RNA sequence: CACUGAAUCCGGUGGCAGCCGGAGCGGGGGACUUUCCCAGGGGUAGGGGUGAAUGGGCCGGUCGGCUCUAGGGCGAUCUUUCCCGUCCGAACCCGUCAACUAACCUCGCAAGUGUUGUGAAAGAG
Repeated sequence: CACUGAAUCCGGUGGCAGCCGGAGCGGGGGACUUUCCCAGGGGUAGGGGUGAAUGGGCCGGUCGGCUCUAGGGCGAUCUUUCCCGUCCGAACCCGUCAACUAACCUCGCAAGUGUUGUGAAAGAG
């Protein structure tokens, strides 16, 4: 300088760390109306959230491996579309509970990384 991501900036205190507050960005809960629903009994155990990360096939006792895929990222002014190349397609959390949702309540501001196609068109700057 640039990339994924909401994860940045400012002020107070302090040597720093930390703590407190503000702006901005992001997430959750939460009425009416609307929508959805029958766990009332027996059998059966779920359901939900952040995120692009969903679903399938094969192998495998399991862990897991291979492959495809919904979807997502990158290729340096920014946005959109197309072409080409390339990568991801995870992980975690709540705890029997939550549709949407005005007022209102509440939480986070991490972590990880190093690309460059003089591609095409349009717009903006």

A computed fold for a 125-nucleotide RNA from a soil metagenome, annotated as c-di-AMP riboswitch aptamer (ydaO/yuaA leader). The model forms 92% of the base pairs in the Rfam consensus. RNAcentral holds the sequence, with entries from MGnify. Model confidence (mean pLDDT): 85 of 100. Rfam family: c-di-AMP riboswitch aptamer (ydaO/yuaA leader). Its family is annotated with cyclic-di-AMP binding and regulation of gene expression in the Gene Ontology.